[in-house]
RNA sequence: GAGCCAGCACCGCCGAGUUGUCGGGGUGACCGUCCCGACGAGCCGGGGAACCACGCAACACCCCGGGGUGAAUCCGCGACUUCGCGGUAGGGCGACACUUCCCGCCCGAACCCGUCAGCUAACCCGGUAGGCGGUCAGGGAAGAAGGG
Numbered sequence: 001g002a003g004c005c006a007g008c009a010c011c012g013c014c015g016a017g018u019u020g021u022c023g024g025g026g027u028g029a030c031c032g033u034c035c036c037g038a039c040g041a042g043c044c045g046g047g048g049a050a051c052c053a054c055g056c057a058a059c060a061c062c063c064c065g066g067g068g069u070g071a072a073u074c075c076g077c078g079a080c081u082u083c084g085c086g087g088u089a090g091g092g093c094g095a096c097a098c099u100u101c102c103c104g105c106c107c108g109a110a111c112c113c114g115u116c117a118g119c120u121a122a123c124c125c126g127g128u129a130g131g132c133g134g135u136c137a138g139g140g141a142a143g144a145a146g147g148g
Stems, first nucleotide, its partner, number of pairs: 010134005018041010042128006052118001065116001066113004074087005090107005098143005
């Protein structure tokens, strides 16, 4: 001097997953910060009337419970319910508010309810996790904003 790994501080990204007060605890003490708990605010989701929607329209046979969170669904292939591969609905990123299109890259999981669920005022219930990146922070076009 370079590369890699880890930690701290700061900044930022996905996501509803943020924030305030109080109490307890860790960091030797204050501050700050972190963890746990309670309550509140904000945010997200589920259940739940009327109206509306759907169904009661067409034979036979066979098969199959259904629903929810989430972008994460569907199709094809491989002796193939499980496992793997390829694609795909959809989602995210390319660090200059925002919107659209094109291009490139990545993801396209997992879990829950337990035979019950359309919508849904009142009302009721639950969640507020987790995972990443950080200097050449380097894609293009249009709109729009902003400035003169």